[in-house]
C1' cells in the first nucleotide's frame, strides 16, 4: 500500500427498512437466624463520526475514524 471482518447498555453479543433487545453485571423488593443460590420488579443507549437514499435508516450507499485478521 491492497483486501476482508467488526464497531449497538458497564461486559459478551442479537437485531439486515417501521417499538433498540437478551444474558451477565448494577439497584429495589420477596425469601433466610444470616449468607449464597432462587423468585419478582426497575434503571441504564448521541446504535463509532459525517453526508446521501427513503414517507421512514442501528439496518442500504459514500467518505472518514478506530480495532482485529490476511496479502505484498
Nucleotide at each position: 500500500g491492497c483486501c476482508c471482518a467488526g464497531u449497538u447498555a458497564g461486559c459478551u453479543c442479537a437485531g439486515u427498512g417501521g417499538c433498540a433487545g437478551a444474558g451477565c453485571a448494577c439497584c429495589u423488593c420477596c425469601a433466610u437466624g444470616g449468607u449464597a443460590a432462587g423468585g419478582a420488579g426497575g434503571g441504564g443507549g448521541u446504535c463509532c463520526g459525517g453526508g446521501g437514499u427513503u414517507c421512514g435508516a442501528a439496518u442500504c450507499c459514500c467518505c472518514g475514524a478506530c480495532u482485529g485478521g490476511g496479502c505484498u
The RNA shown here (transfer RNA) has 72 nucleotides and comes from a Miltoncostaeaceae bacterium. Lineage of the source: Bacteria > Bacillati > Thermoleophilia > Miltoncostaeales > Miltoncostaeaceae. Rfam family: tRNA.